[in-house]
RNA sequence: AAAAUUAGUGGUGAUGGGGCUCACCCAAAACGGCCUGCGGCUGAUGGCUCCUACCUAUGU
Numbered sequence: 001a002a003a004a005u006u007a008g009u010g011g012u013g014a015u016g017g018g019g020c021u022c023a024c025c026c027a028a029a030a031c032g033g034c035c036u037g038c039g040g041c042u043g044a045u046g047g048c049u050c051c052u053a054c055c056u057a058u059g060u
Base pairs, nucleotide, nucleotide: 010025011024012023013022016051017050018049019048020047021046033041034040035039
C1' cells in the first nucleotide's frame, strides 16, 4: 500500500450543509422562537468554527 473476513453505523436541539463539542430522546419520543397578536420582531449555531443564502454599511 492492497485485498479478505467480522463487528459497528439512530434521531433531536424555531429556516441549508461540513467539522468539533454539550445536552436530550428511543420512535408512543426528544423537537416545533418571541410579542403589545386583523399584526409585528430576532436568528441559517444548543455552543464554537467554516461554507452557502439573506440583510446593513463602506470602498473599487

The prediction has a mean pLDDT of 79.
Predicted 3D model of a 60-nucleotide RNA (Fluoride riboswitch aptamer (crcB RNA motif)) from a Bacillota bacterium.